[in-house]
Context: one part of a larger RNA
RNA sequence: AGUAGUUUAAGGAAUUCGGCAAAAUAGCUGGGCGUAACUUUGGGAGAUGCCCUUCUCUUUCGGGUGUUAAAGCCUGAGAGAGGCACAGCAAAAGACGUAGGGUUGACUGUUUACCAAAAACACAGGUCCGUGCGAACCCGCAAGGGGAAGUAUACGGGCUGAAACCUGCCCGGUGCUGGAAGGUUAAUUGCGGGGGUUUAUGUCUUCGGAUAUAGGCCUCUAAUCGAAGCCCCAGUGAACGGCAGCAGUAACUAUAACUGUUCUAAGGUAGCGAAGUUCCUUGUCGCUUAAUUGGCGACCUGCACGAACGGCUCAACAAGCCCUACACUGUCUUGAACUACUACUCGGCGAAAUUGAGAUGGCCGUGAAGACGCGGCCUACUAACAUCUGGACAAAAAGACCCCAUGAAGCUUUACUACAACUUGGCACUGGUCUUAUAUAUGGAAUUGUUUAGGAUAGGUGGGAGUUCCCUCAUUUAGUGAUGGAACGUCAGUGAAAUACCACUCGUUUUAUAUGUAAGACCUCACUUAGGUUAGAUGCAAACUCUAACAAGGACACUGUCUGGCGGGUAGUUUAACUGGGGAGGUUGCUUGCUAAAGUGUAACGCAAGCGCGCAAUGGUACUCUUAGCCUGGAUGGAAAUCAGGCUGUACGUGCAAUAGCAUAUGAGUGCUUAACUGUGAGGCAUACAGGCCGAGCAGAUGCGAAAGCAGGUUAUAGUGAUCCUCGUGCACUUUGUGGAAGGUGCCGGGCUUAUCGGAUAAAAGCUACUCUGGGGAUAACAGAGUCAUCACGCCUAAGCGUCCCUAGCGUCGGCGUGGUUUGCUACCUCGAUGUCGGCUCAUCGCAUCCUGGGGGUGAAGAAGCUCCCAAGGGUUUGUCUGUUCGCCAAUUAAAGCGGUACGCGAGCUGGGUUCAGACCGUCGUGAGACAGGUCGGCCUCUAUCCGAUGUUAGCGUUAGAAAGUUGAGAGAAUUUGUCUCUAGUACGAGAGGACCGAGAUGAGGAAAUCCCUAGUGUUCCUGUUGUUGCUGUCAAGCGCACCGCAGGGUAGCUACAUUUCUUUUGGAUAACCGCUGAAAGCAUAUAAGCGGGAAACCAUGCUCAAGAUUAACUUUCUCCAUUAGACCCGUGGGAGAUUACCACGUUGAUAGGCUGCCGGUGUAAGUAUGGUGACAUAUUUAGCCUAGCAGUACUAAGUGU
Repeated sequence: AGUAGUUUAAGGAAUUCGGCAAAAUAGCUGGGCGUAACUUUGGGAGAUGCCCUUCUCUUUCGGGUGUUAAAGCCUGAGAGAGGCACAGCAAAAGACGUAGGGUUGACUGUUUACCAAAAACACAGGUCCGUGCGAACCCGCAAGGGGAAGUAUACGGGCUGAAACCUGCCCGGUGCUGGAAGGUUAAUUGCGGGGGUUUAUGUCUUCGGAUAUAGGCCUCUAAUCGAAGCCCCAGUGAACGGCAGCAGUAACUAUAACUGUUCUAAGGUAGCGAAGUUCCUUGUCGCUUAAUUGGCGACCUGCACGAACGGCUCAACAAGCCCUACACUGUCUUGAACUACUACUCGGCGAAAUUGAGAUGGCCGUGAAGACGCGGCCUACUAACAUCUGGACAAAAAGACCCCAUGAAGCUUUACUACAACUUGGCACUGGUCUUAUAUAUGGAAUUGUUUAGGAUAGGUGGGAGUUCCCUCAUUUAGUGAUGGAACGUCAGUGAAAUACCACUCGUUUUAUAUGUAAGACCUCACUUAGGUUAGAUGCAAACUCUAACAAGGACACUGUCUGGCGGGUAGUUUAACUGGGGAGGUUGCUUGCUAAAGUGUAACGCAAGCGCGCAAUGGUACUCUUAGCCUGGAUGGAAAUCAGGCUGUACGUGCAAUAGCAUAUGAGUGCUUAACUGUGAGGCAUACAGGCCGAGCAGAUGCGAAAGCAGGUUAUAGUGAUCCUCGUGCACUUUGUGGAAGGUGCCGGGCUUAUCGGAUAAAAGCUACUCUGGGGAUAACAGAGUCAUCACGCCUAAGCGUCCCUAGCGUCGGCGUGGUUUGCUACCUCGAUGUCGGCUCAUCGCAUCCUGGGGGUGAAGAAGCUCCCAAGGGUUUGUCUGUUCGCCAAUUAAAGCGGUACGCGAGCUGGGUUCAGACCGUCGUGAGACAGGUCGGCCUCUAUCCGAUGUUAGCGUUAGAAAGUUGAGAGAAUUUGUCUCUAGUACGAGAGGACCGAGAUGAGGAAAUCCCUAGUGUUCCUGUUGUUGCUGUCAAGCGCACCGCAGGGUAGCUACAUUUCUUUUGGAUAACCGCUGAAAGCAUAUAAGCGGGAAACCAUGCUCAAGAUUAACUUUCUCCAUUAGACCCGUGGGAGAUUACCACGUUGAUAGGCUGCCGGUGUAAGUAUGGUGACAUAUUUAGCCUAGCAGUACUAAGUGU
């Protein structure tokens, strides 16, 4: 010192994040009495609270046993009278502290074995959705199984979470359900069309072939048919979800019942509300407190409550969370003593991590920026032991934070792409009958066909001058002929076309047949049958199994295949880089200027601007012209229109940014035109490559110009994209036996905001706090270092304030510094780890001084202040609230200083905060999840090797060996201050007030020593007492054990809460400051020579250590070379002590024990006697006992020795 215990004066939570821990309460199925609010009437409740509890005697009523009846014994409930003690559940065991308020969850229960027990999960209850049985759903490839040997009062899934009161509005989005008219749409079907080749026939032929028709084969295309889905139309919120803004207005002000307006699918209802949700915020008010960032009650300004991701209330319950009170206490003021076991010494046994090597000091500096090891200076004999942890950027764990990796994994989704599952249709398995609808073909029928004009509903073409009907007559009885009448036509008229009648035909409608399709109904023969009945098989039997029949369904379903949809259910992946860390933001190619340092080139998240085109003229050529501004003059006419003259000279203009150009114009106008050409290209610029740029000349053809000539776009520099793939009724070459073709190749041309612009793919987003791996101090958070914008402090100047007056006190604008405490910046050490806020403990330094001390100024009368100078010796409070530092508040104080020290100090403590895993709320996000937002919970390892530090020893040295005593180089500790009294109610002052200087008294704080007093402890010193199946044979009396059993006291010692003392005095030299004399400078001047005063600071004085002060000192005494001084060992011990050391003593002895006496403590022993029925009392007796104290006494042990 630790661990586990015991006790503790006075105070009583002041401790602390928090009453953590401890104390206290306590009798479990003790007794009696009594018990509130509230309530779901069950509870709450053992509420809270009060009383009793032992022993003796007497007595009442019982029970059991027992008996003839009793007695006796066991036992329950009382009553009365007494006894003793500090205390009667007297110990032990067992054994809720209580009360009040709030919050959350209703409850009992469950959970992260190993950091979270909770408010999380579950729960009964509520509600929605699905499911009719071969159920839905789940497992499985299937068979099969669960559901269930259940059947909608059942089962499955989602949400909510007892009960009470309730559960508002929105269907625009997403989902789900329903609908089916329209649009779109797969497989399928294949009308039609294109291409290639070839056969037959015909025609033409330059004999090569070309072409037409009808076919065959191959190929490309694709009209039509075609379901679900999607679009579409509705419904649906206890589905996913959502539930506004701006103005104005009332007779004080404020506010707005009211009004206007915009938007929406609809604008948040009831209830609650600074909340576990409130940023600002410690909101405001009230209560609680001396004081409250807490708590409770309200308010409502709800950043960002809100109604089954339920709202609000609530009795009971909770190792939940928050607050308060009472009781209680060592949590604390403020510590102390004691006990056991460790630690320590001795004996035995005997690990581990760690370890480059070590002969391992301090300060200042340096340095990869924090040195035992480098430089300088200082310090330092050698070694060990016990202790402490400041350092060894100590140990441990290739940092978990952060970044990076074309790393990993898990999870999510309206990322991408697949797959399962589900679903759709076609075909197959797959047959029959009927009805309806529809399409096509054929046949019949109908006359249905409306521009205008025209009698009026003109289908088209052709024929066409008559046709049809009725009456009468004749006849060959078939019809024909004739007369008469009527209608239509011809004619006329209109019109593009003319009607009568006939033929063919188009369209429409209708009908029949055939074929196909669609829907519906029925059948049985495929196919199906976890249920039913019967029969059979096997077998002794047959529940089960298998087979068959009946029965039920039925061409559906199942299944296969093709196919569309849906599809985080599953899987594989992607999800850029730059970056003064990363993220967010911004950027990514090209052009121009500057940066750029007079060739070119040159970076930055440097400073400024542009481009992703345009133009058939804004191109070519020939000819012609000169812009703009200013001044003067001139009708309307103005600053500016057009005209004239002059001046300046490129300032104008040049399609578009800037730069460089341009008057011979590259600018402006007019004419004619297409060189905005084809094939090339000497030679250069630029250059990693790819790509880019300039270009005379030659050949061809062209435009303009009289010609020379000019023209291969545009004054130049931007106006862009590799490869693969693909397209072209543009041109050419090639053709895997041959001829063709497919295909390929070359030139030309088309398709990329491949803009992350040298372009990973045709096709790709997120979360991780559940995380993981590899790396990085190449890169962030802490700390250090650098810097000092910011910050803090100071100075200069002096506009102004200060009645007057810059500077008593202030000081705009502006300027200059110092410091290295803030916020930053940088990214230099550390990512094979430098633990991070605050508190506690212990500090140490600076001074820019909070107090105390000394001074100057004052707008200093005194007192109290303000300001500046000197000064770091010492001091610098306790609490409420909060994790807080800080801060606010309460009460004090002389004062309640500011900073550094890894924001000092976690191998010293704590762990409240922050910063892992659980959970809740608000907000954001479709979601996984996220939040310098809030909230509850949540493992702090370490035996010290070295340095360092505090102690204790040993060795050797100090020049013979010793015993004593000193000096003091040096070092350290200490250094504080109030109040009161006198001087003196004096100086001062109108008064009110009220001193300096000086003298004393008494405190607070701090320190040391001591134990006489007081107080604590005092593990056995005394006493009381409970239990006991133990011991002394029994009674009595004692002992043991029960925390020392408990309880009341207490000697020595050790202590503080006790006592005493100190915190003083004086001197020296000084600081700021104040002076004397006094020149330089005839004065002045404290200074230059000289001489003074002057502070808690400095040096001494006072206290402590101190000669290893290796510079090893000094003094006194002893021994005298072995006849020895002295000392160790050894023993008895100690107020000394870890060990060692130190001290006392060792027979010539009081060192320890014993004994005797005393002090002191306890409190009247045992035994006996007496009294009492007894418990017990009284007397003997202020007895008996008595640790550590004091004294005496050799009885025992300190022997003999070395």
The part of an RNA shown here (large-subunit ribosomal RNA, half B) has 1202 nucleotides and comes from Candidatus Pacebacteria bacterium GW2011_GWF2_38_9. It matches the Rfam family "Bacterial large subunit ribosomal RNA". Lineage of the source: Bacteria > Bacillati > Minisyncoccota. Model confidence (mean pLDDT): 83 of 100.